RNAcentral holds the full RNA, with entries from SILVA.
This is a predicted structure of a 474-nucleotide part of an RNA (small-subunit ribosomal RNA, 3' major domain) from a metagenome.

Context: one part of a larger RNA
RNA sequence: UGACGGGGGCCCGCACAAGCGGUGGAGCAUGUGGUUUAACUCGAUACAACGCGAAGAACCUUACCGGGGCUUGAAUUGCAAUGGAAAUUCCGGGAAACCGGACUCCCUUCGGGGUCAUUGUAUAGGUGCUGCAUGGCUGUCGUCAGCUCGUGUCGUGAGAUGUUGGGUUAAGUCCCGCAACGAGCGCAACCCUUACCCUUAGUUGCCAUCAGCUCGGCUGGGAACUCUAGGGGGACCGCCGACCCUAAGUCGGAGGAAGGUGGGGAUGACGUCAAGUCCUCAUGGCCCUUACGUCCCGGGCUACACACGUGCUACAAUGGUCGGUACAGAGGGUCGCAAUACCGUGAGGUGGAGCUAAUCCCAAAAAACCGGCCUCAGUUCAGAUCGGAGUCUGCAACUCGACUCUGUGAAGUUGGAAUCGCUAGUAAUCGCGGAUCAGAACGCCGCGGUGAAUACGUUCCCGGGCCUUGUACA
Numbered sequence: 001u002g003a004c005g006g007g008g009g010c011c012c013g014c015a016c017a018a019g020c021g022g023u024g025g026a027g028c029a030u031g032u033g034g035u036u037u038a039a040c041u042c043g044a045u046a047c048a049a050c051g052c053g054a055a056g057a058a059c060c061u062u063a064c065c066g067g068g069g070c071u072u073g074a075a076u077u078g079c080a081a082u083g084g085a086a087a088u089u090c091c092g093g094g095a096a097a098c099c100g101g102a103c104u105c106c107c108u109u110c111g112g113g114g115u116c117a118u119u120g121u122a123u124a125g126g127u128g129c130u131g132c133a134u135g136g137c138u139g140u141c142g143u144c145a146g147c148u149c150g151u152g153u154c155g156u157g158a159g160a161u162g163u164u165g166g167g168u169u170a171a172g173u174c175c176c177g178c179a180a181c182g183a184g185c186g187c188a189a190c191c192c193u194u195a196c197c198c199u200u201a202g203u204u205g206c207c208a209u210c211a212g213c214u215c216g217g218c219u220g221g222g223a224a225c226u227c228u229a230g231g232g233g234g235a236c237c238g239c240c241g242a243c244c245c246u247a248a249g250u251c252g253g254a255g256g257a258a259g260g261u262g263g264g265g266a267u268g269a270c271g272u273c274a275a276g277u278c279c280u281c282a283u284g285g286c287c288c289u290u291a292c293g294u295c296c297c298g299g300g301c302u303a304c305a306c307a308c309g310u311g312c313u314a315c316a317a318u319g320g321u322c323g324g325u326a327c328a329g330a331g332g333g334u335c336g337c338a339a340u341a342c343c344g345u346g347a348g349g350u351g352g353a354g355c356u357a358a359u360c361c362c363a364a365a366a367a368a369c370c371g372g373c374c375u376c377a378g379u380u381c382a383g384a385u386c387g388g389a390g391u392c393u394g395c396a397a398c399u400c401g402a403c404u405c406u407g408u409g410a411a412g413u414u415g416g417a418a419u420c421g422c423u424a425g426u427a428a429u430c431g432c433g434g435a436u437c438a439g440a441a442c443g444c445c446g447c448g449g450u451g452a453a454u455a456c457g458u459u460c461c462c463g464g465g466c467c468u469u470g471u472a473c474a
Stems, first nucleotide, its partner, number of pairs: 001474002003471003007468007015458002019422005026313008034304002042053002064299007073123001077122007089102005105114003125288002128286003134282002136277003139273001141271001146185006152161003165176003191265004196233007206222002210220003236259001239253005315415001319374006331362003336355002341350003381412001386407007428450007
């Protein structure tokens, strides 16, 4: 100087407390461990691995296993020699890869050149090892308020000072003081979005006034309103009062759409963990080279006495079911989204208007509301499992897809010890969309609808910041 202390002081955080809802019990989905296997490819392992890489394993993917093939190689570059072929197509064999056979070059200044193939040689290739050789990228402490430097001063020196002190702040934020004076990286601001207003513009969007009408902004029309997207305004403790040191600032009030960083996002200092990644990519070294490379078919990654994590659905009456009826936002669409119509109980099929989209379509929002039935039961709760029959995608749904109809109707009556999330348009609850994608979400990323309770407080648990103290630790 740090680190540590079941030392002290001050302060903060859904850290505790106060509340609301879960997990842990059940069934299923998914990931992991373990076990099994020819293989169940590899990585990730306290917080910070475990719906993680994987925004999507039937083949492919695919790296694993079995079998069948190739060896200048599936793809790249150079050189040399040779050929009139090679490829497509056709025939035969084969599970396919591929093997055998048939057919056929272009330009030319006739020297040769080009595509291609074969042979040879340099070399290719490796998701093989090392993340403890590395770059790049990322997680984490932590959006915590810290981390440093120049000059000066002090100290023999390591170092100190500044950065400590008194206040204050979300903040090393600002003020005052001070052997310090300044500065940098962080904080804040500048950026995006949302909340209010003005203005410009008015189609594909809108419809107050006027008219028509098939009653639909449909038509004429309008430019007000909504909205869209450009430009601007607006919030600064600016105003008033109180407190404080006449400071920084804090508390209350007014006005205002918004009040003290308005809400949300992006933004992550010096560093820590030899943290993660050589399987994104790049790369040193080592290793393989008729194989640890490469092509194909089939299988596996989907196994199953068990254990754990993360979720979904429930255990019902604030409910189930049947009928009626209402209100979103944000997205996507030409290899696509697909309306009206017709067929089917249904998944879906036939057909195809319109749309490269503020125009057309996906598209029905659901919970909610109104009415009928159920009356506390393992039930008209719950839906696992299994039988039968189908639909769709796709060469192909056996291993191993999703969905539909009908039948079947398991556990489950609110969950031990323990443990998680959340402070407001939040939790809880309800549906909708998208990426990936032929097909295949209960995951992920977004969107809106309905919409709470509680916070006395900082004694305690956990994590963190500053000062101080002790130390046999570095």